[in-house]
Context: one part of a larger RNA
RNA sequence: CUGGGCGUAAAGGGUGCGCAGGCGGCCCAUUAAGCCAGAUGUGAAAGCCCCAGGCUCAACCUGGGAAUAGCAUCUGUAACUGGUGGGCUUGAGUCCGAGAGAGGGUAGUGGAAUUCCUGGUGUAGAGGUGAAAUUCGUUGAUAUCAGGAGGAACACCGGGCGGCGAAGGCGGCUGCCUGGCUCGGUACUGACGCUGAGGCACGAAAGCGUGGGGAGCAAACAGGAUUAGAUACCCUGGUAGUCCACGCCGUAAACGAUGAAUGCUAGGUAUGCGGCUAAUUUGCUGCUGCGUGCCGAAGCUAACGCAUUAAGCAUUCCGCCUGGGGAGUACGGUCGCAAGAUUAAAACUC
Numbered sequence: 001c002u003g004g005g006c007g008u009a010a011a012g013g014g015u016g017c018g019c020a021g022g023c024g025g026c027c028c029a030u031u032a033a034g035c036c037a038g039a040u041g042u043g044a045a046a047g048c049c050c051c052a053g054g055c056u057c058a059a060c061c062u063g064g065g066a067a068u069a070g071c072a073u074c075u076g077u078a079a080c081u082g083g084u085g086g087g088c089u090u091g092a093g094u095c096c097g098a099g100a101g102a103g104g105g106u107a108g109u110g111g112a113a114u115u116c117c118u119g120g121u122g123u124a125g126a127g128g129u130g131a132a133a134u135u136c137g138u139u140g141a142u143a144u145c146a147g148g149a150g151g152a153a154c155a156c157c158g159g160g161c162g163g164c165g166a167a168g169g170c171g172g173c174u175g176c177c178u179g180g181c182u183c184g185g186u187a188c189u190g191a192c193g194c195u196g197a198g199g200c201a202c203g204a205a206a207g208c209g210u211g212g213g214g215a216g217c218a219a220a221c222a223g224g225a226u227u228a229g230a231u232a233c234c235c236u237g238g239u240a241g242u243c244c245a246c247g248c249c250g251u252a253a254a255c256g257a258u259g260a261a262u263g264c265u266a267g268g269u270a271u272g273c274g275g276c277u278a279a280u281u282u283g284c285u286g287c288u289g290c291g292u293g294c295c296g297a298a299g300c301u302a303a304c305g306c307a308u309u310a311a312g313c314a315u316u317c318c319g320c321c322u323g324g325g326g327a328g329u330a331c332g333g334u335c336g337c338a339a340g341a342u343u344a345a346a347a348c349u350c
Base pairs, nucleotide, nucleotide: 003322004321005320006319007304008303012318014202015201016200017199021195022194023193025088026087027086028085029084030083031082033081034080036076037075038074039073040072041071042070049065050064051063052062053061054060091192092189093188094187095185096184097183098182099181103178104177105176106175107174108173109172110154115149116148117147118146119145120144121143125136126135163170164169207248208247209246210245211244212243216242217241221237222236223235224234259317260316261315262314263313264312267295268294269293270292271291272290273289274288275287276286299306300305323350324349325348332343333342334341335340
C1' cells in the first nucleotide's frame, strides 16, 4: 500500500462558515467522454504454456503454435455515470400568519449580603480550631442601631433529568439594537443540494500588553499549628489575579471521551414549545410536528452497553489510527510580546 478500524482497547479535527475538489432528486430527448461489444494494427526475441523434433534419457537445445494486460484506429450499442437541451416538485430556499426561549451586544436600574468609614448604645473580650496559637481589642474590639462609600455576584422561582446557542457557553429587572429556531398556510423559485483539504471566523479557565478598578475570594509569599520532617492538608494575614475597556494567546477530561448530512428499521413512558380534532371552558381523550430524558423489540457489540437523539441497516464527504517507551519530545518551518502553540521524527530500548 491493500485491508481493518476510531463510545471505553491506538484513533472524531474544540466549533462553525466556506473556495477548490468529491458526491448528488424525478421525467423526456439528444450526445457518445466514461462504460460495453466487435474488427484491424501494435504488443521484438528469449522465457512461461501446448505440440513435434535433436543430443542414449533428462536438464538443455531446435521448429511450430497458442497466450498476453495495455495502447491506437474504425464500426456498433445507449441501460448506467458524465455533457447538452427541455420539463417536474418531493430535497433546498423564499413569502404570509403565529409562537417559545438564561441566544448575542449595549445603556440604565433594584434589593439582599460581605467589607470599610462616621455616629449612638455598651464592656472585656472577640476570632479561630480536633485542640490551639499567630491575629484583632481599654487609642473601646466582638455584639447591636442609624447613616454613608464601594466593588462583585444575582438567593427564592413548581430553577426542572427545563429552555436557548455551532461550539465555548448563557440566569435579578427594564429599554434599545440584533442572530437563529419551531409550528401553521401551501402562494412563489425550480435541485438552487450534501460534504468540505487549504482558508477565514468564533473559541472556558489560566496567562500576556496598555489603562482603569479592587468589596469578597485568593496562586505566590509571611506567620501560627500539625508532624520524625510538613517547602502540604487546618488557622491568621495577604499580592498578582478574579472585574471593566481595547489588543494578544488559541489551549482543556473543549466529553455524549460518539464528525457532518440523508433515507430506512417494534413499542412504552415522562417532559418543553406549537398545531388539529373533540369539547366546552381550559382540564381530560385522540392525532400530528420539532426538541429534551428514561425503559426497552429486532439488530449490533469483546463485553459493558447502544437501541427512531443508534454504537442498527445503507449511501456520500471530511478528519484520524497502525505495539509500548523514547515523545506530542528534538531539529527545521509557521504563528506569538512572552509563556508557548502548531506541524512533527530518529537513534536506542522492551